[in-house]
Context: one part of a larger RNA
RNA sequence: GAGUAGCGGCACGUGGGUGAGAAUCCCACGCACCGAAGACCCAAGGUUUCCAGAGGAAGGUUCGUCCGCUCUGGGUAAGUCGGGACCUAAGGCGAGGCCGAGAGGCGUAGCCGAUGGACAACGGGUAGACAUUCCCGUACCUGGCUGUGGGUGAAGGAGUGACGGAGACGGCUAAGCCAACCAGCGGCUGGAAGAGCUGGAGCAAGCGAGGUAGGGGUCAUCCAGGCAAAUCCGGAUGGCAUAACCCGAAGGCGUGACGCGGAUGGAACAUUGCGAUAAGUACAGAAGAGGCCAAAGCCGGCUUCCAAGAAAAGCUUCUAGCAAAACUGCAGACAGCCCGUACCGAAAAUGGACACACAUGGGUGAGGAGAGAAUCCUAAGGUGAGC
Numbered sequence: 001g002a003g004u005a006g007c008g009g010c011a012c013g014u015g016g017g018u019g020a021g022a023a024u025c026c027c028a029c030g031c032a033c034c035g036a037a038g039a040c041c042c043a044a045g046g047u048u049u050c051c052a053g054a055g056g057a058a059g060g061u062u063c064g065u066c067c068g069c070u071c072u073g074g075g076u077a078a079g080u081c082g083g084g085a086c087c088u089a090a091g092g093c094g095a096g097g098c099c100g101a102g103a104g105g106c107g108u109a110g111c112c113g114a115u116g117g118a119c120a121a122c123g124g125g126u127a128g129a130c131a132u133u134c135c136c137g138u139a140c141c142u143g144g145c146u147g148u149g150g151g152u153g154a155a156g157g158a159g160u161g162a163c164g165g166a167g168a169c170g171g172c173u174a175a176g177c178c179a180a181c182c183a184g185c186g187g188c189u190g191g192a193a194g195a196g197c198u199g200g201a202g203c204a205a206g207c208g209a210g211g212u213a214g215g216g217g218u219c220a221u222c223c224a225g226g227c228a229a230a231u232c233c234g235g236a237u238g239g240c241a242u243a244a245c246c247c248g249a250a251g252g253c254g255u256g257a258c259g260c261g262g263a264u265g266g267a268a269c270a271u272u273g274c275g276a277u278a279a280g281u282a283c284a285g286a287a288g289a290g291g292c293c294a295a296a297g298c299c300g301g302c303u304u305c306c307a308a309g310a311a312a313a314g315c316u317u318c319u320a321g322c323a324a325a326a327c328u329g330c331a332g333a334c335a336g337c338c339c340g341u342a343c344c345g346a347a348a349a350u351g352g353a354c355a356c357a358c359a360u361g362g363g364u365g366a367g368g369a370g371a372g373a374a375u376c377c378u379a380a381g382g383u384g385a386g387c
Base pairs, nucleotide, nucleotide: 012030013029014028015027016026017025031384032383033382034381039364040363041362042361045344046343049342050074051073052072053071054070055069059067060066079140080139081340082339083338084337086117087116091112092111093110097106098105099104121138122137123136124135125134141336142335143334145332146331147330148329149328150327151322152321156318157317158316159315160314164305165304166303167302169300170299171298172297176292177291178290181200182199183198184197185196202260203259206255207254208253214247215246216245217240218239219238220237221236222235223234225233226232264284265283270277271276306309350359351358366378367377368376369375
């Protein structure tokens, strides 16, 4: 320079409380903002920032009694969620092997490796901080053991798993809307007991029946293929059939539920001069039939296009083999390991030197108007941006 620029988009006001001290902390009321987000749930990343009590030097662009700050204490509970005790992709490593003067490079079998496949739990409650983990209710899966019944069966063969984009269609569901019905209300106002106003008008996994849409021919004989074998797959021939039979989606229905939830009603102890806090807590607890609309979600086939759209495990089946074994139906009692789980997560907690007008993957995403996730106004929910 200069107590200058600046104090980082944005709406706050009033009353009360606390306190040495209040525009800034807490409570109440009013007003305002977002609402395909500025709400909610995950992933990444962060790593205690979560919760409670206490604090006021520093951090906080002002203040501060407050905080993502400081101190002390506490908090993350799983057979079923995610990962491992399963599988493989790109890629990596790599027994033997090949190459290289060496260090080392490449690579078969194989192993590792999810962003994929496989795989058993749902609804409600609880609260200072966790919950598909705790509790309540109702389920399911796996394992060894015992009893009882049945021959069993690859690390090999075969099938399945198993897959693109776009488009139209059929059947549904979620969500939403109306509303018989249920509960509450009758104040103000010129009037309205009215076809009035306001609110509510639910529920999972599992188990079961049914068989809709849709799908499938079946039996016998033979065989140079599937690196051995095969009753399996594949190929050939013949018989019977064109509808009987079998399988059977999503969803719905029943059960689960004599349960839970639920609008509404609603205490007290205790603290306190009143008010108030306790607490909308404990407790009590109504209705729930039907209709409309309807997804980019679920199921089912169909059409079309060229760039032609993973693998392995698993599952099913077949034999080789084994049959002192091995696998399995039913019943019973029992067992179920390791890691993660707090909190932020379009952000003051991640990446940007900052409590930074930037960046950041997936899912849910209501109502009125509307083609719409545009736009405007609102719900649930959140917020008023640290002068």

This is a predicted structure of a 387-nucleotide part of an RNA (large-subunit ribosomal RNA, domain III) from a metagenome. It matches the Rfam family "Bacterial large subunit ribosomal RNA".